Source information
A computed fold for an 83-nucleotide RNA from a Longimicrobiales bacterium, annotated as transfer RNA.

[in-house]
RNA sequence: GGAGGGGUGGCAGAGCGGUUGAAUGCACUCGACUUGAAAUCGAGCGACCGAAAGGUCCGUGGGUUCGAAUCCCACCCCCUCCG
Numbered sequence: 001g002g003a004g005g006g007g008u009g010g011c012a013g014a015g016c017g018g019u020u021g022a023a024u025g026c027a028c029u030c031g032a033c034u035u036g037a038a039a040u041c042g043a044g045c046g047a048c049c050g051a052a053a054g055g056u057c058c059g060u061g062g063g064u065u066c067g068a069a070u071c072c073c074a075c076c077c078c079c080u081c082c083g
Base pairs, nucleotide, nucleotide: 001082002081003080004079005078006077007076010026011025012024018066028044029043030042031041032040046057047056048055049054059075060074061073062072063071
């Protein structure tokens, strides 16, 4: 330099046009159980702006569309292969 794959809440990871801020697991918080813990069970749990209502956020910036995490373009980063 070329080709392919990937980037989604603290972490992993599904979702591939329509109540998706977003499943699920882990982590975390509270409670139950226990002499106490572990395990198990129940409930909760993203960030930012705002007094609230509400709004914004799927690597970044644009575009297409009535509607985008999802399609297109550029760029950044990671992995693999080729030279």
The sequence is in RNAcentral, with records from ENA and MGnify. It matches the Rfam family "tRNA". Gene Ontology term of the family: triplet codon-amino acid adaptor activity. Rfam describes the family as follows. Transfer RNA (tRNA) molecules are approximately 80 nucleotides in length. It is annotated as a transfer RNA. The coordinates come from a structure-prediction model, not an experiment, and the mean pLDDT is 81.